[in-house]
Context: one part of a larger RNA
Order: sequence, then C1' cells, then structure tokens
RNA sequence: CUGGGCGUAAAGGGUGCGUAGGCGGGUUGUCAAGUUCUGAGUGAAAUCCAACGGCUCAACCGUUGAACUGCUUGGAAAACUGGCAGCCUAGAGUGAGGGAGAGGCAGAUGGAAUUGGUGGUGUAGGGGUAAAAUCCGUAGAGAUCACCAGGAAUACCCAUUGCGAAGGCGAUCUGCUGGAACUCAACUGACGCUGAGGCACGAAAGCGUGGGGAGCAAACAGGAUUAGAUACCCUGGUAGUCCACGCCCUAAACGAUGAACACUAGUUGUUGCCCUGCACGUCAGGGCAGUAAUGCACCUAACGGAUUAAGUGUUCCGCCUGGGGAGUACGGUCGCAAGAUUAAAACUC
Repeated sequence: CUGGGCGUAAAGGGUGCGUAGGCGGGUUGUCAAGUUCUGAGUGAAAUCCAACGGCUCAACCGUUGAACUGCUUGGAAAACUGGCAGCCUAGAGUGAGGGAGAGGCAGAUGGAAUUGGUGGUGUAGGGGUAAAAUCCGUAGAGAUCACCAGGAAUACCCAUUGCGAAGGCGAUCUGCUGGAACUCAACUGACGCUGAGGCACGAAAGCGUGGGGAGCAAACAGGAUUAGAUACCCUGGUAGUCCACGCCCUAAACGAUGAACACUAGUUGUUGCCCUGCACGUCAGGGCAGUAAUGCACCUAACGGAUUAAGUGUUCCGCCUGGGGAGUACGGUCGCAAGAUUAAAACUC
C1' cells in the first nucleotide's frame, strides 16, 4: 500500500462559485506514450526456493538449477486508455415564446394593535396571582370618546403551498435585478462532472461608530414561594432587539442523509408549465419539472429507506478508526475583543 465505513452506533465540509488535479458522449482516420506479444543485454556474490551431496542427525556447509516479479534497447499488434486531425448531436449551453413565485435590493404608501401625550365624560378603585404583595390611583387612575406622537411587526389570505445554493424570505404599490420550470428545436458542437487550496455568502447572540427606542426583555431591583430560592410566578427595568456602515463566522447551520449521471413495480394528493379530447367545464386524459403520502423488488442491526433511495452501478471531494483527557494545551493563521480555525500528548479505563 491493500480494508471496512459515514440517516439514528465514530464519521457528509454551513452553503455556493471556481483554480490545480482526477474523471469524462457518438463516429472516422492516424500516431504508438500507456497496454499486449516477442528478441537481445543486464539484473554481483550472499540470501530465498528446488534437487542432490558433506559433517552419525539437525542447525550449518557445498554443488547444480530455478528465481531475482526490475531496468535498458530492437521488432510486431492497434481492441482499450491517451495524443493529433476531421465529422456528429443524445450531454452542456445559447436563442425564441407565454406563464408561476414570501428570490434579492431600493423607494413610497396603508390599516389593526400596544405605549405615551393633550382634551372631554365620569368616580373609586385598577392591576396581578393558585392565593397574594410589591405597583398604579381622589394631585382623578382604570373604563370610555376625540385628536396627536412614535417605534416595531405585518392578522385574515396561509397550506405536507411557493421561492432561494444555504442562511433564509410573508401588508400594498413602483423601480432595478438574480435564478428555475415548461414549450419550440433556430444556433454552438463535448464547450461536461467533481473540486485540494482560494474567493464569496452565511440565523441568533456578540463587538465598533453614529442614529432610533413603542412593545418585549438578559443583567439588575423589589414582591411572593421556599428550609433556602442568587430560580420557576408577579411588578418594574438597562443593554439588546430596529436603522446605516464596518466586524464576528458559529448552530440540533438537520433530511442529523456531499455533488453529478444512468438504471430499477405501482397507486394517491398537490404546485407550475405544456399538449390532446369533447359532453367547453370549477372537466377528462396525457407529458415534463417540483413537493408530499402510501407501497413492491432490493437494502438495513433494527427503526426504517424505497424513482426526491438509505436500491443497483460509475466519477470526484470531505470525513471516521474505543471511552475519558479534549475539540483542550502548545504553536501557526484570523479577530478590536469575545473568540474562531487548525490540532496533540502524558496519564487513565
């Protein structure tokens, strides 16, 4: 080196784009690097192996043979891999067309509700809990009506719905903009797949500067509960939550399931597009793409998975190798910090 694995036992990178590399469709010709056959040279001796022999045997030793799976250099073959040249269209992409969508960014505009303020009506409670109290209220609360202010979130529609690479995205309108599906088959002609490094994006919390601050609410304070109560419950309440710009880069970042391609029974629901049919309907049948349910073969330790595979195969990447020590120490890189990332050992069971 060769092994076995990665849904739940250890193990899929948070996600994408992509460099090197690895792998790669059909067909014709050619070359002969890989490949196969064959010749020559070399492959020291010892060792190993086989046969025979010598010490009484063995170890040990001797002789002969084989072997030394390699390297160098001729010749031949051309199926496969590869190089070169040409052609092709099934992969991939472009174009044309009409549709779907909480995809992204920016701006503008609404309505409901909470809170606060001002004024009116009005009087003794309100609030809160299992029960209370802290708390608010005769300096007029709570209730109710009108107006004003401000911030945040967008009820219903709303769902095994949709979109996005993931994180994620939900009021309405406008502008800019990305992607996917379907149909046509006009164009390019393998332009493809994967992807170590790299680059970009990346919930929440957190950090820096400047704004904003209604509600909620770590910390904190008080009231309860309790043996205690640094909690659960209640009354308050600051960071924060919001915005702009710049960092952080983590997660049960989950489908705990990497990406791509091909193949392998069905049935049912639903979303988008298209085709066909007529009884033109809120219709039926069919195709493609998505998203779910159920279920064969097969897989699985079982649970379960099952055309959206965890089935059968191929290619490429990442990762695992007993528990603890430990995702820690040290060192490196990154960061303003918090810390992140890479990542041991002693010892112990």